[in-house]
Predicted 3D model of a 72-nucleotide RNA (transfer RNA) from Ictidomys tridecemlineatus. Taxonomically the source falls in Ictidomys (Eukaryota, Vertebrata, Euteleostomi, Boreoeutheria). RNAcentral records the identical sequence in 2 taxa. Its mean pLDDT, the model's own confidence on a scale to 100, is 81. Its Rfam family is "tRNA". Rfam classes the family as a transfer RNA. RNAcentral holds the sequence, with entries from Rfam.
RNA sequence: GGAGAUAUAGCUCAGUGGUAGAGUACUUGCCUGGUAAGCAUGAGGCCCUGGGUUCAAUCCCUAGUACCACCA
Numbered sequence: 001g002g003a004g005a006u007a008u009a010g011c012u013c014a015g016u017g018g019u020a021g022a023g024u025a026c027u028u029g030c031c032u033g034g035u036a037a038g039c040a041u042g043a044g045g046c047c048c049u050g051g052g053u054u055c056a057a058u059c060c061c062u063a064g065u066a067c068c069a070c071c072a
Base pairs, nucleotide, nucleotide: 001071002070004068006066007065010024011023012022013021018055026042028040029039030038048064049063050062051061052060
């Protein structure tokens, strides 16, 4: 330099054009002689950024940013 993949909860990851979930971690309670484990509960997201399409965009298009691997 070229052509790609990824970006969503603290972390690891789903998800679909119609207002977003799981596991784990965290809060509170139960349980226990006490922890751990287990059970219940709650909080935590303008879905990387700007623009466009659409009645409606996390999703489609486009330009960036970051990171990853490939070719040269």